Record summary
A computed fold for a 111-nucleotide RNA from Melghirimyces profundicolus, annotated as SAM riboswitch aptamer (S box leader). The model forms 97% of the base pairs in the Rfam consensus. Rfam family: SAM riboswitch aptamer (S box leader). Gene Ontology term of the family: regulation of gene expression. Lineage of the source: Bacteria > Bacillati > Bacillota > Caryophanales > Melghirimyces.
[in-house]
RNA sequence: CUCUUAUCAAGAGAGGCGGAGGGACUAGCCCGAUGAAGCCCGGCAACCCCGGCCACCGAGCCGGAAGGUGCCAAUUCUUGCAGAAGCUUGGUUGCUUCUGAGAGAUAAGAG
Numbered sequence: 001c002u003c004u005u006a007u008c009a010a011g012a013g014a015g016g017c018g019g020a021g022g023g024a025c026u027a028g029c030c031c032g033a034u035g036a037a038g039c040c041c042g043g044c045a046a047c048c049c050c051g052g053c054c055a056c057c058g059a060g061c062c063g064g065a066a067g068g069u070g071c072c073a074a075u076u077c078u079u080g081c082a083g084a085a086g087c088u089u090g091g092u093u094g095c096u097u098c099u100g101a102g103a104g105a106u107a108a109g110a111g
Stems, first nucleotide, its partner, number of pairs: 001111008013041001015040003021031003025080001027078002042072003047068002049064005076103001081100007
């Protein structure tokens, strides 16, 4: 980097260092000197993991959190393609809601 599977409406500090940026991309809209990114500490969760139900395998459920990741503004902040419903328009115009896809993120596995 590519592929497969699963998940993405919950949760997480008024700490220290640091100094201007950040929220993937597009278009928006936001966050930021009342201190961004990053690093450390702290925390959340429970994918891998550990134990039990179970004598064995798989699945599932329950519990745990030492270890490997992950995560800690806003639904993955909204949106980008297609469809449905409702309202609207002279209109195949505009708006709203919903569903699916795409894109992205993370985990586990494979190449």
About this RNA:
It was read from a public genome assembly, where an Rfam model found it.